[in-house]
RNA sequence: CAACGAUAAGGGCAAACCUGUCUAAAGGCAGGGACGCAAAGCCAUAGGAUCUAAAGUGCUUAAGCAACACUAUGAUAGCCUGGCUGCCGUA
Numbered sequence: 001c002a003a004c005g006a007u008a009a010g011g012g013c014a015a016a017c018c019u020g021u022c023u024a025a026a027g028g029c030a031g032g033g034a035c036g037c038a039a040a041g042c043c044a045u046a047g048g049a050u051c052u053a054a055a056g057u058g059c060u061u062a063a064g065c066a067a068c069a070c071u072a073u074g075a076u077a078g079c080c081u082g083g084c085u086g087c088c089g090u091a
Base pairs, nucleotide, nucleotide: 003090004089005088012037013036017032018031019030020029021028022027035078041084042083043082046081047080048079049076050075051074056070057069058068
């Protein structure tokens, strides 16, 4: 330096849920809380996938509202691949 994640050591993060808050929503943030995670660290301007539908468009209506459908410029890195960085150890 690379590979691997057995064995240890020091530890780290924090799902669901609850409370508060932001948001149209998905979801985010903070506190509590632990399902799990060897990168559950970072990147959404690397490629896919998934979620939402405010605005917009279509349909409908006398018109409007509502409903339904499409759609990301919104979101998910704890969905996958990929990139970058990192602790320990060497079965």
Predicted 3D model of a 91-nucleotide RNA (c-di-GMP-I riboswitch aptamer) from a Bacillota bacterium. The coordinates come from a structure-prediction model, not an experiment, and the mean pLDDT is 89. Lineage of the source: Bacteria > Bacillati > Bacillota. It matches the Rfam family "c-di-GMP-I riboswitch aptamer". Rfam's curators write: GEMM was predicted in a large-scale screen for bacterial structured RNA regulatory elements. Of the family's consensus pairs, 95% are formed in the model.